[in-house]
RNA sequence: AACUUAUCAAGAAAGACGGAGGGAUGGGCCCUGAGAUGUCUUAGCAACCUUGGCAAACUUGGUGCUAAUUCCCAUUUUCGCAAAUAGCGGGAUAAAGAUGAGUU
Numbered sequence: 001a002a003c004u005u006a007u008c009a010a011g012a013a014a015g016a017c018g019g020a021g022g023g024a025u026g027g028g029c030c031c032u033g034a035g036a037u038g039u040c041u042u043a044g045c046a047a048c049c050u051u052g053g054c055a056a057a058c059u060u061g062g063u064g065c066u067a068a069u070u071c072c073c074a075u076u077u078u079c080g081c082a083a084a085u086a087g088c089g090g091g092a093u094a095a096a097g098a099u100g101a102g103u104u
Base pairs, nucleotide, nucleotide: 001104002103003102004101005100006099007098008097013042014041015040016039017038021031022030023029025074026073027072028071043066044065045064048062049061052058070096076092077091078090079089080088081087
């Protein structure tokens, strides 16, 4: 990197460095010099794999995560309002993405 599979409405921040963008992509909407993104330290959340345990609670280690539902929409379909194939609102779902585990 590719493929398979599970999950994605809950949860969890302080400090130091540094100095301009960031939230994957497009659109929207947000965050940001009252210091973002990032790196490091410490702390925490969670429970995918794993150690111990008959099992549960708990625990060891490997990851992951700690603005907003994956921030919202993106494909298809359905319901309501509506004269309507316009528009507005709700539901289901695909794709894409993220993370874990496995395989090549």